[in-house]
RNA sequence: AAAACAUAUACGGGAGAGACUACUUUUGUAGCGCCGAAGGAGCAACCACCCCGGAAACUCUCAGGCAAAUGGACCGUACAUAUUAA
Numbered sequence: 001a002a003a004a005c006a007u008a009u010a011c012g013g014g015a016g017a018g019a020c021u022a023c024u025u026u027u028g029u030a031g032c033g034c035c036g037a038a039g040g041a042g043c044a045a046c047c048a049c050c051c052c053g054g055a056a057a058c059u060c061u062c063a064g065g066c067a068a069a070u071g072g073a074c075c076g077u078a079c080a081u082a083u084u085a086a
Stems, first nucleotide, its partner, number of pairs: 003084002006081002009078005018032001020031004033066003039062001040060003046054002
């Protein structure tokens, strides 16, 4: 000390699916229909392999969601920290 990777914070982007019906007037309860990108579970390519393991945006839909807002996997930028380090 370039760079790589991980995490935290801030900012920006960020999909899908009934503003359904009844009671009600509160964002509640019940019913039917639906979505896949919080979280969770399952299968598995693959990685590792002595043992113990890791593993998708696929599948399920428990949870969550189905105007806007909020939330939102993930992506980008900035900054900080840790590790590796020519």